[in-house]
Source information
Predicted 3D model of a 269-nucleotide RNA (Bacterial large signal recognition particle RNA) from a Solirubrobacteraceae bacterium. It is recorded under the gene name ffs. Rfam family: Bacterial large signal recognition particle RNA. By type it is a non-coding RNA gene. The prediction has a mean pLDDT of 77.
RNA sequence: CCGUGCUAGGUGGGGUGCUAGCGGUGCCCUGUAACCCGCCAAUCCGCUCUAGCGGGGCUGAAUCCCCUUCCGAGGGAUCCGAGCCUUUGGUCAGCGCCUCCUUUGGUGGCGGUGAUGGUCCGGUCCCACCACGAUGAAGGCCCGUGAACCAGGUCAGGUCCGGAAGGAAGCAGCCUUAAGCGGUAACCUCCAGGCGCGGCGGGAGUGCCGGAUCGGAGUCACGAAGGGCGGCAGCGCCACGGGUAAGGGUUUCGAAGAAGGGUGCACGG
Repeated sequence: CCGUGCUAGGUGGGGUGCUAGCGGUGCCCUGUAACCCGCCAAUCCGCUCUAGCGGGGCUGAAUCCCCUUCCGAGGGAUCCGAGCCUUUGGUCAGCGCCUCCUUUGGUGGCGGUGAUGGUCCGGUCCCACCACGAUGAAGGCCCGUGAACCAGGUCAGGUCCGGAAGGAAGCAGCCUUAAGCGGUAACCUCCAGGCGCGGCGGGAGUGCCGGAUCGGAGUCACGAAGGGCGGCAGCGCCACGGGUAAGGGUUUCGAAGAAGGGUGCACGG
């Protein structure tokens, strides 16, 4: 150095979470040549200084086992944080809305059959009164019902008086009615008021409507342009906070990969 057979070792690792701590089940990353069976597990299971216990396979001294360094997927901690959302306050220099003024050879309406405007009258508004109507309530009229006896009429039977003719009271039944109860379209009487219309009187007011009159040519609406030490915090902007968050800095753990080093036994050639 080569061959054969063995053995130690390996048969995944890491982050996070949980925990006094460790391992596992959970979640995530990485990765493969990285096995199988039985038992246990999230208000969890097994342990206490080592990485679960029991059994069976595969591989095996090296690309595979052990150590160091580099690189580095990914995770954790902490700091900063564009952007977005939002409370409160401010700002009318921007946008928007409203308002006032001016101009207009923009559009439309009204106008010598008389505009805007001035004056007067009336209505619309408020108060009081009256009349009518409507509405509502009550009563009347009307309808129905309505009395064991103590209401009326007629009163079978029966009762009483009478010698008889006849007479008397009178229950049930039937008819009627009083009080009461119920209904009521219309009609009559009386009453009521957040009703309507009209009349009369008083008031308020000049906004709107109508009329009369004066006077004699513009006026109204919309639009456009310009302006205001006009208004509004709706948008925008500013300030102090709150939330969320792309991304970045520092630090920490660190899979896979790369490089270097280390680690056996027996027999035969």